């Protein structure tokens, strides 16, 4: 100085946290794969501050 956000890889420059892959269920098939639909899954590394409101700005810490 940079980075830390679902299992993995990454978005998200103050207003209810998203995508791809993966997982699960269903549809489809004689069966598998592929394809389609839906769902689950993250108190955003930790503590504090500012603010009506913080993943986002500030300070400290950890890795």
């Nucleotide at each position: 100085u940079u980075u830390a956000u679902g299992g993995c890889u990454c978005a998200g420059u103050g207003g209810u946290a998203g995508a791809g892959c993966g997982u699960u269920a269903c549809c489809u098939u004689g069966g598998u794969a592929a394809g389609g639909u839906a769902a689950a899954g993250g108190u955003c590394c930790c503590g504090g501050g500012u603010u009506c409101a913080a993943a986002u700005c500030c300070c400290g810490g950890u890795a």

Model confidence (mean pLDDT): 81 of 100. Transfer RNA from a marine eukaryotic metagenome, 63 nucleotides, folded computationally. The RNAcentral record of the sequence draws on MGnify.